[in-house]
RNA sequence: GGGGAUGUAGCUCAGCUGGGAGAGCGCAGCGUUCGCAACGCUGAGGCCGAGGGUUCGAACCCCUUCAUCUCCA
Numbered sequence: 001g002g003g004g005a006u007g008u009a010g011c012u013c014a015g016c017u018g019g020g021a022g023a024g025c026g027c028a029g030c031g032u033u034c035g036c037a038a039c040g041c042u043g044a045g046g047c048c049g050a051g052g053g054u055u056c057g058a059a060c061c062c063c064u065u066c067a068u069c070u071c072c073a
Base pairs, nucleotide, nucleotide: 001072002071003070004069005068006067007066010025011024012023013022019056027043028042029041030040031039049065050064051063052062053061
């Protein structure tokens, strides 16, 4: 320098060929207990790596760019 993969909540990841942003763990509160753990209920937390474009509508399609991993030279 060239090719490929990945980037979504604090962490690990889903999102089914464009229309509701979600799960588990973790965190907070409540219930239960003499108390803790476990269990149950409720809740907070992300404008989807960044910028632009297409579209009535984009995490998803297109372009540019950044980071990590990987292959080739």
This is a predicted structure of a 73-nucleotide RNA (transfer RNA) from an Atopobiaceae bacterium. It was read from a public genome assembly. The source organism's lineage runs through Bacteria, Bacillati, Actinomycetota, Coriobacteriales and Atopobiaceae. Its Rfam family is "tRNA". Rfam classes the family as a transfer RNA.